[in-house]
RNAcentral holds the full RNA, with entries from MGnify. The part of an RNA shown here (large-subunit ribosomal RNA, domain IV) has 351 nucleotides and comes from a soil metagenome. Its mean pLDDT, the model's own confidence on a scale to 100, is 88. It matches the Rfam family "Bacterial large subunit ribosomal RNA". Its family is annotated with structural constituent of ribosome and ribosome in the Gene Ontology.

Context: one part of a larger RNA
Parts: sequence; structure tokens; C1' cells
RNA sequence: CUGUGGUUAAGGAACUCGGCAAAUUACCUCCGUAACUUCGGGAGAAGGAGGACCCUAGAAGGUGACGGCCCUGCGGCCUGAGCUAGACAGGGUGGCACAGACCAGGGGAAAGCGACUGUUUACUAAAAACACAGCAGCGUGCGAAGCCGUAAGGCGCUGUAUACGCUGUGACGCCUGCCCGGUGCUGGAAGGUUACGGGGAAGGGUUAGCUUCGGCGAAGCUCUGAACCUAAGCCCCAGUAAACGGCGGCCGUAACUAUAACGGUCCUAAGGUAGCGAAAUUCCUUGUCGGGUAAGUUCCGACCUGCACGAAUGGCGUAACGACUUUCCCACUGUCUCAACCACAGACCCG
Repeated sequence: CUGUGGUUAAGGAACUCGGCAAAUUACCUCCGUAACUUCGGGAGAAGGAGGACCCUAGAAGGUGACGGCCCUGCGGCCUGAGCUAGACAGGGUGGCACAGACCAGGGGAAAGCGACUGUUUACUAAAAACACAGCAGCGUGCGAAGCCGUAAGGCGCUGUAUACGCUGUGACGCCUGCCCGGUGCUGGAAGGUUACGGGGAAGGGUUAGCUUCGGCGAAGCUCUGAACCUAAGCCCCAGUAAACGGCGGCCGUAACUAUAACGGUCCUAAGGUAGCGAAAUUCCUUGUCGGGUAAGUUCCGACCUGCACGAAUGGCGUAACGACUUUCCCACUGUCUCAACCACAGACCCG
């Protein structure tokens, strides 16, 4: 000097990103216990008091002899000896200390997120992530849909719509607004377009024949092949947002000023409703005001100018819960002012 333990005057978070670490608390009995609440909780809330040993007297409780009554059954009832048990109480004794060592909750006030118990990155993340009960939508009538497999076959299920599969949301409470123009899905079938196929007009090659020698050219074979007929799909017409998603701008106006209930205009499928809001979302921003501090970029309560909240990609609340995140207070402390000493193990020196 390092590590692991221990103690510390006065102060007590001044340390630090942050009370990280450490300290405090801790058991039993009794008293007492708030807001809030889903009436279960919260709660061991918080906050207090007592606790050793000896003597005296000894209760409740446990066990249940002898005996008695009714009765005849391995029966019931009464009495309660003895043994055990030691509460509470009174008196006394010792120590610095009596839950004497070990073991053994720190507590409270608020906010955010997630309802909860649970699950997760085996070896840097345990969470606000995943799951969840509940809610909703879609599909599926049974040889079900869906999934595995080329198939046979199997799971679903020895189940049958109060079932099964998929998707989203995520207890509970109050709710969940407007838009179907785009994309998707569902339904429709009049018209347009459209494949294979059917169809064969027409044209080319070849040549029997004819010829005015320039050419024309049947049948057959062969190559190409128009019209016309022809499905789903797409176009088209509707529906559907707890489907994917989306939810405006400019100008003016009230008898102080300011603001604009109001008016005008442009665009859109429709222009963001309730609720919330500088928020896990706010750039400007340490917004402004209030609270807390002597002093507060964090925190809490408001305001609304929401760069860029918003309603099952759920909105806003919410008791209980959380090795979650943030702020404050009490207690407590070597975290610190500011370091010191002790023990052990190393390092180091000598051998």
C1' cells in the first nucleotide's frame, strides 16, 4: 500500500449521477393504528410499553384412579383423587446491559409505468418488455376450419359454435367520437378487358395441269393463322375501421386593451369528439405561476402557445401488488468534513 472484518470525538448525506455501501430496525405478549379502498385490504401501518432469576400463593388447560346412579352395552351420566401444567399477581435479588450470544422487518409522504402471482436475454439488460384472467373481431356445421405430410395418415378430438383456430387489446371503473376517398377483406353480377381451348376466313411452301412462256395454279401434304365462342381475376357497384389506416388552412370581427362566442373563403373521404396535456410524448425550454429548499435544469400542483397526446397500434382514472423508475421526510450511520486505530490475509524487507 491492497483486500476482508471491527471500533471511533463533534457533526449527520455536507459524499455521490444516485444514501451506492454501511448503519438503524429485527423475536414474543399487550396497547394503539391514518388517508384511501374493489370493504377483502391498507396493517407487522405508524407509534409505544413489558420481557432475567429466586420465594409465596398457585388459575385455566391435559390426563383421569376410587366411588355413586341409570343400566347391560367393549354403554351413558355424576363425582373428581393423584400426576402434570405453569398464566396472572404479590414480595425480593444481581448485572453496564435480562428477546443479554447466534438468529432476527428500517419506516413514512407523493408521482410515473405495469392491474395482480408469474415469464424472459443459460455467460453484461428481470424491466415499463412477454404472459395473464377479462374484452372484441374474423373464420369454422364436422371427413369442420387450421396445422404436419407427395400420399396414406395424424393433430385438432374420441371435442361439436358455452366448441375449436387466428388476430388485436390487456384486471376493474367511466368510456371508446368522425372518415369507406386509398389499401385490404366480404358480397354482387349488367357491361368493359382477359388465358388455355374451340374455331377456321385468309396467306406462304410444294406441284398434277394450263399457258400469250411473263405466269396462273386444283387436290393432298405442310407452315402461319383473322373474325367469332370462352372462366376466375382486374375494371366496375355496394358494405366493412375493436380491418391497414386518416382525422386542415387563410382573413376579418365585441364601447380600454387583449381575446374571439360570430362571419367570409379555399381544400378534403373526413377535418381530433370525451378525456388528458412542457407528459416515458414539449423543439424553443431551466416555458410561466404556485409548493417544497437559505439556495431546486430534477420533483409535485396548475396554465395550454399539444414543434409532434388522444380513444382496444385503446383514452382517462384506479385499491392492492413491484429486487421497476423519480422526488421528499424521519430514524440511522466513516458516504463525507477528515481521517485514525485494531485483527487477519497478501504485497514488501531480511534469512